[in-house]
Context: one part of a larger RNA
Molecule: large-subunit ribosomal RNA, domain VI
Organism: Planctomycetaceae bacterium
């Protein structure tokens, strides 16, 4: 821009893409077959490999924004307590998120038409013949079925809901205002390079703050007691706690602006 009014939702599926994998064990059965050795077709069940999708409850990894221990040195006048630097100084753990080595699920079944092959009926050709007419069975393959995209499918589809309007001019045309509705703008994250998407914008829990909880770390500081002291014990499963889960308008989403409909 188009889809012959303008919008908001929900859809159909022409067409396209993906996937459609492999093995072992048990049973049928040591059966059929075979002199024996050996050893099934088939049926039912189970387990697994690789691959793929999604996810983080569990097991772990990371987690330079959380906690703790500790070395050297400097600073806060000193002690105590803290902070800076030294690869996050080193070391031990670890929330959210992201992850695999972790978790869940998948390949299917049914159906249709077939290949090789096997048949029925059956002539040409009094017989025979699966074929010439006709009718069947039949594969991990084909078409469906499963997942995803999809009406620019210009063949531009369908359904529902919302909007229906005043004025001016030179009047099948043009302009202004304006409806539904979007956008700008702002707060953000389940989204993200930027656009976009999604959640919200006071009739508000969108982010921050605060409160409560969870989680992590592991028993803070101060004081008291014991000990010459290092240190230990008590107060104390304390203190602190990121991204997590709730609550709460305290702060910021103010105020506003642009665009935007029938010669019906």
């Nucleotide at each position: 821009c188009g889809u012959a009014c303008g919008a908001a939702a929900c859809u159909u599926g022409a067409g396209g893409a993906g996937g459609u994998u492999c093995u072992u064990c048990u049973u049928u059965a040591g059966u059929a077959c075979g002199a024996g050795a050996g050893g099934a077709u088939u049926u039912a069940g189970a387990a697994g490999g690789a691959c793929g999708a999604c996810c983080c409850u569990c097991u772990g990894g990371u987690g330079u924004u959380c906690c703790u221990g500790u070395u050297g040195u400097c600073g806060c006048g000193c002690u105590a307590g803290c902070g800076g630097c030294a690869c996050g100084g080193c070391a031990g753990g670890g929330u959210a998120g992201c992850u695999a080595a972790g978790g869940u699920c998948g390949g299917a079944a049914c159906g249709g038409a077939u290949a090789a092959a096997c048949g029925c009926u059956g002539a040409a050709g009094g017989c025979a013949u699966c074929u010439a007419a006709g009718c069947g069975u039949g594969a991990a393959g084909c078409c469906c079925g499963c997942u995803c995209c999809a009406a620019g499918a210009u063949g531009a589809g369908g359904u529902u809901u919302c909007g229906u309007a005043g004025g001016c001019u030179a009047a099948u045309a043009g302009c202004c205002g304006a409806a539904a509705g979007c956008c700008c703008c702002c707060u953000g994250a389940a989204a993200g390079a930027c656009g976009a998407u999604c959640a919200g914008g006071u009739u508000g829990a969108u982010a921050g703050g605060c409160c409560g909880g969870a989680u992590g770390u592991g028993u803070a500081a101060g004081u008291g007691c014991a000990g010459u002291a290092a240190u230990g014990c008590a107060u104390u499963c304390a203190g602190c706690u990121a991204a997590c889960c709730g609550g709460u308008a305290c702060u910021a989403a103010u105020g506003g602006g642009u665009c935007g409909a029938a010669c019906g």